[in-house]
RNA sequence: UGAGUUGGCCAGACAAUCGCUGUCUUCAAUUUGAAGAUAGAGGAAAGUCCGGGCUCCAUAGAGCAAGGUGCCAGGUAACCCCUGGGAGGCGCAAGCCUACGGAAAGUGCAACAGAAAAUAAACCGCCACAUUUGAGUGAAAUCUUAUGCGGUAAGGGUGAAAUGGUGCGGUAAGAGCGCACCGCAUGGGUGGCAACAUUCCAUGGCAUGGUAAACCCCACCUGGAGCAAGGCCAAAUAGGAACCCUACGGUGUUGCUCGCACUGGGUUCGGGUAGGCUGCAUGAGGUUUAUGGUGACAUAAGCCCAAGAUGAAUGGUUGUCCAAGACAGAACCCGGCUUAUAGGCCGACUCACACA
Numbered sequence: 001u002g003a004g005u006u007g008g009c010c011a012g013a014c015a016a017u018c019g020c021u022g023u024c025u026u027c028a029a030u031u032u033g034a035a036g037a038u039a040g041a042g043g044a045a046a047g048u049c050c051g052g053g054c055u056c057c058a059u060a061g062a063g064c065a066a067g068g069u070g071c072c073a074g075g076u077a078a079c080c081c082c083u084g085g086g087a088g089g090c091g092c093a094a095g096c097c098u099a100c101g102g103a104a105a106g107u108g109c110a111a112c113a114g115a116a117a118a119u120a121a122a123c124c125g126c127c128a129c130a131u132u133u134g135a136g137u138g139a140a141a142u143c144u145u146a147u148g149c150g151g152u153a154a155g156g157g158u159g160a161a162a163u164g165g166u167g168c169g170g171u172a173a174g175a176g177c178g179c180a181c182c183g184c185a186u187g188g189g190u191g192g193c194a195a196c197a198u199u200c201c202a203u204g205g206c207a208u209g210g211u212a213a214a215c216c217c218c219a220c221c222u223g224g225a226g227c228a229a230g231g232c233c234a235a236a237u238a239g240g241a242a243c244c245c246u247a248c249g250g251u252g253u254u255g256c257u258c259g260c261a262c263u264g265g266g267u268u269c270g271g272g273u274a275g276g277c278u279g280c281a282u283g284a285g286g287u288u289u290a291u292g293g294u295g296a297c298a299u300a301a302g303c304c305c306a307a308g309a310u311g312a313a314u315g316g317u318u319g320u321c322c323a324a325g326a327c328a329g330a331a332c333c334c335g336g337c338u339u340a341u342a343g344g345c346c347g348a349c350u351c352a353c354a355c356a
Base pairs, nucleotide, nucleotide: 001352002351003350004349005348006347007346008345009344010343012321013320014319015318016317017316018315020040021039022038023037024036025035026034027033042327046338047337049336050335051334052333053332054226055225056224057223061258062257063256064255066222067221068220069219070218071085072084073083074082075081086100087098088097089096090095101217102216106215107214108211109210123156124155125152126151127150129148130147131146134143135142164182165181166180167179168178169177183206184204185203186202187201188200189198190197191196230278231277232276233275240269241268242267243266244265245264249263250262251261252260285304286303287302288301289300290299291298292297
């Protein structure tokens, strides 16, 4: 200097003027209005994919089904999240990714090619025996052609993958058939909390692969509905009608059974109201310092209080600067994940080249 990897921050700024919402103060009294002060959308507010807090069912339980997660150890209120390790894979590397328990419990699936793709198997080939054609010979042995039957899986072919690899011996020809080494399985030793690792030891000729993001098995976890939850006040109507089940019944916030509680429940037609207040923001809150920890975080002390609308508030105009402004607007509240994103700034690390 160039090319990369990774972590963090900002998300237009300033001034003037008019306007909107909440809170507080003062004046007025008018149901509301005026003046002043102060605060007023995000890094994702988005998606509704997870986990909870909170409210109700509810006085509440057990089992089955169903659903979720899936290496180990920690963090957390909890999680499918985060941190640190392990294994596998990608990359020269910094780093990144993983739907990462089990295929000797069982079932299923795998196109084409190939003899054969899991209770396998012979296309070409190799060998033995019998018969046969030709050559050869004094006669044989031997070579060669064809057929039958038997043995074989070392060589070749097909395929993504062919039933351990290399070498030596052995055999009619071969084969872990035997041996050595490697590999694999089981058991042990050593290190580690563990997942795992091992250039350690012993035994064994040991082999029948893949797929569970197929069913399944194993381990762990799980009530439901949701602020349109729920509570209070006011007002109005029709204390309506019909039908069905009805105590051995019925109802009770996923389904089934038991238990528990209560004593009615369901369908159709028709009528009235849909207004106000609350829930509503002090929280698993934010931030600074110290200590402990590799880290996520934890503990302690100090400081701070950052929007509460309800047909839905923060906007318009002017001027200057500039990076010329992207993605985009809270609605009960938090912790995550995922997705979208113009431009700018800061830190650490890797590789290549050049100079010293």
Predicted 3D model of a 356-nucleotide RNA (Bacterial RNase P class A) from a Gammaproteobacteria bacterium. Rfam family: Bacterial RNase P class A. Gene Ontology terms of the family: ribonuclease P activity, tRNA processing and dimeric ribonuclease P complex. Rfam classes the family as a ribozyme.